The RNA shown here (small-subunit ribosomal RNA) has 1505 nucleotides and comes from an uncultured bacterium. It matches the Rfam family "Bacterial small subunit ribosomal RNA". Rfam links the family to the GO terms ribosome and structural constituent of ribosome.
RNA sequence: AGAGUUUGAUCAUGGCUCAGGACGAACGCUGGCGGCGUGCUUAACACAUGCAAGUCGAGCGAGAACCAGACCUUCGGGUCUGGGGACAGCGGCGAACGGGUGAGUAACACGUGGGCAACCUGCCCCAGAGACCGGGACAACACUUCGAAAGGGGUGCUAAUACCGGAUGAUGUGCCACCUGCCAAGUAGGUGGCACCAAAAGGUAGCUUCGGCUUCCGCUCUGGGAUGGGCCCGCGCCGGAUUAGCUUGUUGGUGAGGUAACGGCUCACCAAGGCGACGAUCCGUAGCUGGUCUGAGAGGACGAUCAGCCACACUGGGACUGAGAUACGGCCCAGACUCCUACGGGAGGCAGCAGUGGGGAAUCUUGCGCAAUGGGCGAAAGCCUGACGCAGCAACGCCGCGUGAGCGAAGACGGCCUUCGGGUUGUAAAGCUCUGUCAGGAGGGACGAAGCCACUCGGGUGAACAGCCCAGAGGGUGACGGUACCUCCAGAGGAAGCCCCGGCUAACUACGUGCCAGCAGCCGCGGUAAUACGUAGGGGGCGAGCGUUGCCCGGAAUCAUUGGGCGUAAAGCGCGUGUAGGCGGCUCGUCAAGUCCGAUGUGAAAUCUCGGGGCUCAACCCCGAAACCGCAUUGGAAACUGGCUUACUAGAGUCCGGAAGAGGAGAAUGGAAUUCCUGGUGUAGCGGUGAAAUGCGCAGAUAUCAGGAAGAACACCGGUGGCGAAGGCGGUUCUCUGGGACGGUACUGACGCUGAGACGCGAAAGCGUGGGGAGCGAACAGGAUUAGAUACCCUGGUAGUCCACGCCGUAAACGAUGGGCACUAGGUGUGGGGGGUGUCGACUCCCUCCGUGCCGCAGCUAACGCAUUAAGUGCCCCGCCUGGGGAGUACGGCCGCAAGGCUAAAACUCAAAGGAAUUGACGGGGGCCCGCACAAGCAGCGGAGCAUGUGGUUUAAUUCGACGCAACGCGAAGAACCUUACCUGGGCUUGACAUGGCACUGUAACGUUUGGAAACAAGCGCCCUCUUCGGAGCAGUGUCACAGGUGGUGCGUGGCUGUCGUCAGCUCGUGUCGUGAGAUGUUGGGUUAAGUCCCGCAACGAGCGCAACCCCUGUCCUAUGUUGCCAGCGGGAAAGCCGGGGACUCGUAGGAUACUGCCGGUGACAAACCGGAGGAAGGUGGGGACGACGUCAAGUCAUCAUGCCCCUUAUGUUCAGGGCUACACACGUGCUACAAUGGCCGGUACAAAGGGCUGCGAGACCGUAAGGUGGAGCGAAUCCCAAAAAGCCGGUCCCAGUUCGGAUUGGAGGCUGAAACUCGCCUUCAUGAAGUUGGAGUUGCUAGUAAUCGCGGAUCAGCAACGCCGCGGUGAAUACGUUCCCGGGCCUUGUACACACCGCCCGUCACGUCAUGGGAGCUGGUAACACCUGAAGUCAGUAUUCUAACCGCAAGGAGGGAGCUGCCGAGGGUGGGGCUGGUGACUGGGACGAAGUCGUAACAAGGUA
Repeated sequence: AGAGUUUGAUCAUGGCUCAGGACGAACGCUGGCGGCGUGCUUAACACAUGCAAGUCGAGCGAGAACCAGACCUUCGGGUCUGGGGACAGCGGCGAACGGGUGAGUAACACGUGGGCAACCUGCCCCAGAGACCGGGACAACACUUCGAAAGGGGUGCUAAUACCGGAUGAUGUGCCACCUGCCAAGUAGGUGGCACCAAAAGGUAGCUUCGGCUUCCGCUCUGGGAUGGGCCCGCGCCGGAUUAGCUUGUUGGUGAGGUAACGGCUCACCAAGGCGACGAUCCGUAGCUGGUCUGAGAGGACGAUCAGCCACACUGGGACUGAGAUACGGCCCAGACUCCUACGGGAGGCAGCAGUGGGGAAUCUUGCGCAAUGGGCGAAAGCCUGACGCAGCAACGCCGCGUGAGCGAAGACGGCCUUCGGGUUGUAAAGCUCUGUCAGGAGGGACGAAGCCACUCGGGUGAACAGCCCAGAGGGUGACGGUACCUCCAGAGGAAGCCCCGGCUAACUACGUGCCAGCAGCCGCGGUAAUACGUAGGGGGCGAGCGUUGCCCGGAAUCAUUGGGCGUAAAGCGCGUGUAGGCGGCUCGUCAAGUCCGAUGUGAAAUCUCGGGGCUCAACCCCGAAACCGCAUUGGAAACUGGCUUACUAGAGUCCGGAAGAGGAGAAUGGAAUUCCUGGUGUAGCGGUGAAAUGCGCAGAUAUCAGGAAGAACACCGGUGGCGAAGGCGGUUCUCUGGGACGGUACUGACGCUGAGACGCGAAAGCGUGGGGAGCGAACAGGAUUAGAUACCCUGGUAGUCCACGCCGUAAACGAUGGGCACUAGGUGUGGGGGGUGUCGACUCCCUCCGUGCCGCAGCUAACGCAUUAAGUGCCCCGCCUGGGGAGUACGGCCGCAAGGCUAAAACUCAAAGGAAUUGACGGGGGCCCGCACAAGCAGCGGAGCAUGUGGUUUAAUUCGACGCAACGCGAAGAACCUUACCUGGGCUUGACAUGGCACUGUAACGUUUGGAAACAAGCGCCCUCUUCGGAGCAGUGUCACAGGUGGUGCGUGGCUGUCGUCAGCUCGUGUCGUGAGAUGUUGGGUUAAGUCCCGCAACGAGCGCAACCCCUGUCCUAUGUUGCCAGCGGGAAAGCCGGGGACUCGUAGGAUACUGCCGGUGACAAACCGGAGGAAGGUGGGGACGACGUCAAGUCAUCAUGCCCCUUAUGUUCAGGGCUACACACGUGCUACAAUGGCCGGUACAAAGGGCUGCGAGACCGUAAGGUGGAGCGAAUCCCAAAAAGCCGGUCCCAGUUCGGAUUGGAGGCUGAAACUCGCCUUCAUGAAGUUGGAGUUGCUAGUAAUCGCGGAUCAGCAACGCCGCGGUGAAUACGUUCCCGGGCCUUGUACACACCGCCCGUCACGUCAUGGGAGCUGGUAACACCUGAAGUCAGUAUUCUAACCGCAAGGAGGGAGCUGCCGAGGGUGGGGCUGGUGACUGGGACGAAGUCGUAACAAGGUA
C1' cells in the first nucleotide's frame, strides 16, 4: 500500500466482497510447563446455608461458670468475703466508610472552568477561655402476667461520660449607632449599647502530708485551619420534525413560611408572562468521565477489569436518629413473592464473599489468613474486617520455555505418483555420538519478603521512676508454604496439533463421485479425465494452539473539515418576489468581541510516549520526564474580520432623451378557408384505400355558380428573427400597462448578492357553474386487416378543444446545465442602440455597448463534448445526491370537490443496475459492387413404370455411420457364401493373431476312413531340418505375463475431409493518434476478375491470400523416326505389304509466341478502359491442380492412429443357416418413355481415351440368340477387346395407347460360381401394365457450353452399373438490365444484441415460497388526564386523655406524650381519550422460483419512430 467482481474487450461511475488490528467472548478439533492478568455482557430473575460491623470494663450498674477463705449444714448443700469475669443491659463512637450493581436518568447527572458578600462540616490540627451548684429517672435485675411463636404488659429496686434545672458569661448570635474597606445590592472588619445561649468538680496512672497535686485521655464555649459536603452559573454532552408548538406554580413581583443555605422550595395576593426552527414539547435509546480499540491523522466505535463522580439496594411512598442518610446487611406503611404458624398472628429481602436453581452460546471455590496494606473501636494490649493479601478452577488473554542436538545414503522398508526410466516422502527414519531446560525423584531452603511490638535492657530529653525519641540490643510475630530459589539423581526417556493448497492468497497430484453427494467470504466449482466435492500422498501457514461464528474500527475519499459530487453515470427546486440567516465596495479614526503573542492557575492518579530501574528475559511492576492539543484569569499587539463614527463613488438605484419588440389585459374589427342552409346549372356516381368496404347519392349527391349563417384559427411576411422570470406570446386597430437595451450626465451615497420558511405565477389534460360548438376529435359504433385485432387504415362521432368565473399545480416544466460578480485567444453571421469615416444624400467600411447563433485556442472532461451565453479560473449564497429493485409505493400529516398532489419509509431481495466510447454481429437502415442470384433463354425435376438411397413400419436380425444448403446412386470403385460388423444355433478359452519366460512332449505338411450342417473330434497311412549330440530351429500340450474387441466417448484427440469460397480478404513490425479497448496503415478519388494497379493521405514497409511460376489444350520451330506415317521413286493381284523415305500426320523431348507491346480515342499527363492493326490465339486465350486468417464443439474412435472407460469360458474367436434384398406408405437421386426432328428393316461413313497373362482372345465352325467349340496373335503406337452411335442412303409405319412404350407375368435356355430358393446377370418365345409432356413448387447451364449420341475404365468369379470416373461425335438459344429473391464484398448509420436476431425482452394468467400494507375486530404494554378512595408520615390545628425533673404552700401551671381533625400524600378503583406492540376471516400489490399458458409492447425505421 491494495485486490476480486458489471464488459467480447475498454475507461469512468458505483455497490458488494476480501487481505489488517482488536475482544470480559462463545463453538469445533487438539492440549506439556510456568509467570502476570482476566472471568454472568443474558433474568436489577428467585434464593437454601455460612460468613461480610463492630468495639470500648481506662463511662456505668449488675454479674453466671470457676478458684480461695470463713461460717452454717438435714452432708444434698447453703450463706458471706475476696478473686474471676461469660452472656445480656445502660452509655459512647462507628454503623452515611469500605464492598456490590447500572435498573432508572438526556439531567447542572457527568466533564471542564468559575461563583457562594447565600452555606454546613463528627473525628483531626492551632489558639483562647472554661469545666460551678444541684435534681429526678429508666434499662439491666427481681416478682408477676399475656402469647404457639415473634414479642409484649404490670409492679418494685438501681448506676453513669445517660437525662434535667440553676449560676457564670469573654468571645459569639440578633438588633441599633459610628468609622474604614469592597464593583453594586448590601456586606466584611473595628468601636459602643441592649437582649440571649454552656459544660461531665468524668475516667486513668503516679505521688501523697489523704486535704490534694500532677500526667494522659475525655468534656464545654469561641475563633481559625484542614478535610468532606451543599447550592448556583458559562460551555460541552445520542437519534427521530412521519413529534411544531409547549407551559398555570407556569414567568415575574410583594409579603410570609421553610432550609445549614439562595430560590415558586411552599403558601397568599398582584401582574401576564416564560420557552421554541440556534429545535421547545413529545417519543426512542443511554449511567457520565479518565480512558479502551481502531486509524497516518482528522475521525469512528465502545465505556469490562483499574480510577473519579452519579444513581440504586424486592417494587412504590415516608420520615426518625445523627456532624453526615431520607440509610444495601436500620425503622414505618402499601404491594407482589417466599417461609413459619396452635390460623389468632408473625418472619424475610445476596445488585456484599462463596454457593444454589433458573435464563443463556457463555463466565470460577459454599478455600486459607488477618502475616502485609487499609478501615472501625480502644489509652493500650487487642478485637473485628469475604475490604484486602493469598491459594483453587478455566489455553479466556498477554508473555516466556520445552517436546531434543550433532553425525548419518544402500538415498533402506513402507506409502504416493509415474512417461515404468524413475521421482517424492527424505537426513526424514534406523544406526552412532551427545545434552539435560521443563516435568519426575531426593536433599537443602524456617533464606529474602519485615516492618511492627504492650515486654526486658541501654541511651537521649526532662524536675520526673510520666510521656516522648533512638539507623541501639535481646525476644516475639508468615496465610502464601516446605512455596520461590539452590544442589544432586536417572534417562531421549513423559510432551503436536489445527487450518489451508481454483483466483484474491503462500501451497498439486492420484483415486472415488458424475449438476448426485457436496463446497462456497466474493467471483464461482460439480452434468465421466474436478489442482474448487470426499479420501490419500505431497506441500503451505501458524504453533500449545489452530480454525469458525459474532461484534467494532480500518481498507471506505462509500457522508468527503482534512477529503467527493450534481449536461449524459444518483443528483439544479418549473419560474419569480421576498422574510430570517449567510456573505459583502473604498477611506479616516476609535473599541478590542473574534484573531495573535507572553505570563499565571488548572487540566486527579493510573493509562499512552520517552529515559532509567526491578523480577534470569519478556509480559508485569517501580521512578523520572514529557504530554494531557482544553478552560479560566491577566499583561500586551491592532494588520485582517467585527462594533461605532467620518468622508467617498467604481456596486446599486433615481432622472432626462430618442428608438425596438407575437411582453401582458380589455374592447373593436377584417379577409381567405372549412362546414351547414337556400336557390340555379347538371347527372350517376361520389368518397375512401395497399386493395376494399362501411358511408353519401335518382327523394338528384359529388362537381359548379350565387346568396346567407356560424364557430374557430390567422397563409404569405416568417427568419438557429423579436419579447418575456418561466409557462408562453403571431391578422389589424384603439385604450390601459410591465420590463429591458442604448446615449446623456444631474442626483442618492453601499441603499448590495443570495435566499431556509412564506407568498405569487405556472403548458396540456382534468374538475365545477353558465355559455358556445364550424373544423378536429379520447370514449363509442360500423367497415376493413388479421390466426386473433378491444390497435395501426377507413366512414361516422360524444366529451373536450373556444369564452367567462373558480379550482387543479403537474410535464422530457430540457440547455436534462440554480442565481450573482470578476477574470481568461480569436473568427464569422444576425437583432437593437450609439459613434467615426465618407457623401448632396443613401450604400460601403471601421469602432463600441447589449442580445442571439455557429466555428474554434488554452483549459476542463470518464469520454461524448463545453469553450467570454463555459461544463475554464476564482469568490458568495441556496437546492439536491450517496448501489439496483421494493418505491416516489405503504403508513402518518398537510392541500384538493374529485382525480390526485406535496412530504416520504421499512421488511424482503439481487451482484449488480447504470454512463461514455471500442470491435464485431444484426436491421422488414442507407450507399457502392459482384455471382446462372434474378431477368432473357434451352433442357429438365415434381405426374407414370422401373432402378437406387433414405425415413417409417416390420422383423430373431432387418449391423453401423451420414440429417438444411454442406445426409439421402453418401462411406459402398460390386452384400448369393465370404465380405459381415447383425440374428439363431453348435463349438473354443493363452485363444483366429504378436512377443517373452518356465516345464514337458514331439516332429510339420499331406492323403484317407468314420461321426457331424460345418467348425471340430477320433483313427490309419506317411514319415522329411541342422548338430560339435550338450542342444538349436520348428510344432504341440500345460502354465504365467498377456492377446483380442467394427464395445463407448468425434463434446478428450491426431490425421484426413466438407462448408462459407477461388469469396478478396486476413494480419504483422516500426511510427503516429487515443487514459484505454483500439484506431491509422486496410479509409478516400479512380480502376480491376482481384487489398489488381494508380493518385492522394501520419504513415512507411512486410507477411499469408490474388496473380504468376506447374500440368493439359490451341500455333509455329528444332531434334528424332518404331510398332507410327507414305508426298515423290521402285516391287506387288491387294493390304505401308516390301525396298526405301523424314517431306507430312503422329509420338517423344526441347524451344518460340501474347507483353495492353503498337496505333487512335477517353481519363488527372496516372492506373486503366474503348476501338483498331497484326496474329493460330488479345486483354487472366480455354481447362485443371492449387483453398488465406478463420467459422460451423460441422463429419469421421467403423480406413488408420490414439487418451480414458468398459468386456475377459466373453462385448474375444470359430462354424452352419438366416439377415443387411422385408413393404400399407413418404421423400431424394436417376434410367426408360409418352413418340413422326419418331419407331422398325436393310445398306454405308467418321472417333478419342482406355484395358489385357488365373488376361484380352482374332479368323473359322455350331446355335435364332445369350453363348459354345477351338485356339492364331499379343505382356501390346505391332495382337485383341472393337461393332463406335447419333449421322448419311433407301424402304416401311400414318397419329392409333399405335409397328409408341416397355413394366409385369408364364415358358424355354445360356454364363459365372462348392452353391443362383430366400437373392445374380444375360438370351429367346409369349404377355403387353402405367404413361398422350406432368399442380403448387423447384434444378442445371453463358460456348465447343446446354442438349443429344455412343465408347472405355475401376471394383469384379459373376452381377443387380440405369451409379461413378473418364473419352470423343453432332452441336444450339439467350443476357434489355440490376427494381426484386438468394449468397457475398466494401463504406456508413442505429442497437438494450456479444451463445451475437434461431439474439434480447415485456405484461396478464396458473402453481409454490417469503416478507409486507389494508382489515370487522380480538388482546397486551405505556405515559398522562378527570373523578372517587386514601396507608405510613412530616407539618398545622385541637384540649378527649395521660404526664418524674422546672414554677408553685396547695389547687394548679409551663412543657411533653398519646388521641382526634385538616392539607399533602404512595397505591387502588371508575372513565374517556393518546402513543405503541401482537394477532385476525378476507383482501391489495411486491420479491423470488425449472424447461408452464397467452400474446409481441420495447431494443434496428423493432416492422404504427